Predicted 3D model of a 70-nucleotide RNA (transfer RNA) from a marine eukaryotic metagenome. Rfam family: tRNA. It is annotated as a transfer RNA. The coordinates come from a structure-prediction model, not an experiment, and the mean pLDDT is 82. The sequence is in RNAcentral, with records from MGnify.

[in-house]
RNA sequence: GGGGCUUAGCUUAGUUGGUUAAAGCAUCCGGCUCAUAACCGGAGGAUCGAAGGUUCGAGUCCUUCAGCCC
Numbered sequence: 001g002g003g004g005c006u007u008a009g010c011u012u013a014g015u016u017g018g019u020u021a022a023a024g025c026a027u028c029c030g031g032c033u034c035a036u037a038a039c040c041g042g043a044g045g046a047u048c049g050a051a052g053g054u055u056c057g058a059g060u061c062c063u064u065c066a067g068c069c070c
Stems, first nucleotide, its partner, number of pairs: 002070005009025004018056001027043005049065005
């Protein structure tokens, strides 16, 4: 110098920018069971690495910076 990644505690999804950011595991509550696990039902949890910009509207586009990988 070039390329890629950064979204919940962890792993990921998110189409051409368009209401309310989704799922699995984990956590918590309840059911089932003699009991545990499994299984079933439910709840909480991220304003999307940071700061700006463009736009009526940004996780998604642009700029700078930071961390990680090649």